[in-house]
Context: one part of a larger RNA
RNA sequence: AUCCGGUUAAGGAACUCGGCAAAAUGACCCCGUAACUUCGGGAUAAGGGGAGCCAUCUUCGGAUGGCCGCAGAGAAUCGGCCUGAGCGACUGUUUAGCAAAAACACAGGACUCUGCUAACUCGCAAGAGGAUGUAUAGAGUCUGAAACCUGCCCACUGCUGGAAGGUUAAGGGGAGGCGUUAACGCGCCGAACUGAAGCCCCAGUGAAGGGCGGCGGUAACUAUAACCGUCCUAAGGUAGCGAAAUUCCUUGUCAGGUAAGUUCUGACCCGCAUGAAAGGUCCAACGACUUGGGCGCUGUCUUGACCGGAUGCUCG
Repeated sequence: AUCCGGUUAAGGAACUCGGCAAAAUGACCCCGUAACUUCGGGAUAAGGGGAGCCAUCUUCGGAUGGCCGCAGAGAAUCGGCCUGAGCGACUGUUUAGCAAAAACACAGGACUCUGCUAACUCGCAAGAGGAUGUAUAGAGUCUGAAACCUGCCCACUGCUGGAAGGUUAAGGGGAGGCGUUAACGCGCCGAACUGAAGCCCCAGUGAAGGGCGGCGGUAACUAUAACCGUCCUAAGGUAGCGAAAUUCCUUGUCAGGUAAGUUCUGACCCGCAUGAAAGGUCCAACGACUUGGGCGCUGUCUUGACCGGAUGCUCG
């Protein structure tokens, strides 16, 4: 000097991206315990109190009296707590070796396919899985507990249906023509007509891929525009939520919290570029998740100091 461990006056997060790390809490018994809630929880909520040994009594739970120490769960093991918000309902799963999460899964929801030699998957095939199952089954896709809900558009693309019509291949057909032959024949070309799926066409379909406007004017202060006009569209974003894991301008504005707040919370709505199963909103419980505030606690800090150990260095 570095590392590991221990103690520390006064202060107590002033440290720092951030209480990271450390400290603190701690088992057991008794009292007591809020909002909220899906009535199960929340909850060890929070917040208090107790404890050793001896004697006597005892309903055997304990009570009373006494004794010792700084200290009686005498060591060790052994939750810090409260509160607001985001995301994901939850327990689970994951990048063996930089990511444990808001990602995956999940129960639940929905759509589509599949009638059994099923659909679907593997295989050239035989065959196998599906399944020794049978639509309350199996497969695919999306969503992701529960609660309240899930709006409009079928123009495009997809899918499904459609005994008509148009188009349409080979094939069928053979008018007609050509080559050759003395002829019979043989060979070739070939119009009409006929002729499937598909496409066109007509419908349906959004928890299918997807999409969900612009301009101008208007109210007896001003401002704003319930209202009117006009253009375009398949239809012009409903309920909700909203500076948001989404807001560029932006540290938006107002309010709260602080002495002081680019973070946080509640509002507002001017949504650059929210929005309803790529689900919308809400939400008790849960989380080694993210974020704001507080109590306790502390060498994180003011700001250092001391002690023990390990390694190194200097001097002898």
About this RNA
Large-subunit ribosomal RNA, domain IV from a Candidatus Bipolaricaulota bacterium, 316 nucleotides, folded computationally. It matches the Rfam family "Bacterial large subunit ribosomal RNA". Rfam links the family to the GO terms structural constituent of ribosome and ribosome. Its mean pLDDT, the model's own confidence on a scale to 100, is 89. Taxonomically the source falls in Candidatus Bipolaricaulota (Bacteria, Bacteria candidate phyla).